[in-house]
RNA sequence: CGCCGAAUCCCUGGUCAACCGGGGAACGGGGGACCCAGAAGUUGGGGCGAGUCUCACGGGUUGGAGGGCCCGUGAGAGGCGCAGGCUCUUUCAGCGCUAGCCCGUCAGCUAACCCCGCAGGCCGACGAGAGAGG
Numbered sequence: 001c002g003c004c005g006a007a008u009c010c011c012u013g014g015u016c017a018a019c020c021g022g023g024g025a026a027c028g029g030g031g032g033a034c035c036c037a038g039a040a041g042u043u044g045g046g047g048c049g050a051g052u053c054u055c056a057c058g059g060g061u062u063g064g065a066g067g068g069c070c071c072g073u074g075a076g077a078g079g080c081g082c083a084g085g086c087u088c089u090u091u092c093a094g095c096g097c098u099a100g101c102c103c104g105u106c107a108g109c110u111a112a113c114c115c116c117g118c119a120g121g122c123c124g125a126c127g128a129g130a131g132a133g134g
Base pairs, nucleotide, nucleotide: 002122003121004120008025009024010023011022012021013020014019027117028116029115030114031113036108044106045103046102047101048100052077053076054075055074056073057072058071059070060069061068078098079097080096081095082094086133087132088131089130090129091128092127
């Protein structure tokens, strides 16, 4: 320089700084009527996020089997990201990811309205085309 992600920018107070607060804009998320939708009920239910589903095998849970749930391995389908170096969209090929966390028995959609976030983590590699903008 650049990448994932909403996670950037501006103003201001505490005597300056460090440090600790406050406010705003942009961006992002949740709750919340009529109408509409809809049944569910411990195998609880729900949210952020791409991070879901199917099959096979192994292990755990049970006195045993099946089922359910949890963990692991592998193969697919679906989804997500990247370089191609001005930006965006897109085709083929290539590479990688498919986690983690939260609410706490409770939430469909939802105008007004209300509330919240504004972090954290990376250092890769220089294929071939099309279109639009600058």